The prediction has a mean pLDDT of 80. Predicted 3D model of a 72-nucleotide RNA (transfer RNA) from a bacterium. Its Rfam family is "tRNA". By type it is a transfer RNA.
RNA sequence: GUCCCGGUAGCUUAAUGGAUAAAGCUGGGGUGUUCUAAGCCCUAGAUGGGGGUUCGAUUCCCUCCCGGGACA
Numbered sequence: 001g002u003c004c005c006g007g008u009a010g011c012u013u014a015a016u017g018g019a020u021a022a023a024g025c026u027g028g029g030g031u032g033u034u035c036u037a038a039g040c041c042c043u044a045g046a047u048g049g050g051g052g053u054u055c056g057a058u059u060c061c062c063u064c065c066c067g068g069g070a071c072a
Stems, first nucleotide, its partner, number of pairs: 001071007010025004018055001027043005048064005
């Protein structure tokens, strides 16, 4: 330099044009216990940046950034 894969919550993953972006772990609060823990209940938190297409974009297109890989 060319090509391929990926970027969603603190972490690990879903959602692939349409309802409020879903869950596990973690965090906060409560319950529980003599105390601690387990269990249970509630709760907080995310689409890499910009532009485009569309009635509607996490999803499709362009570009940039970041990470990984192949070739040279």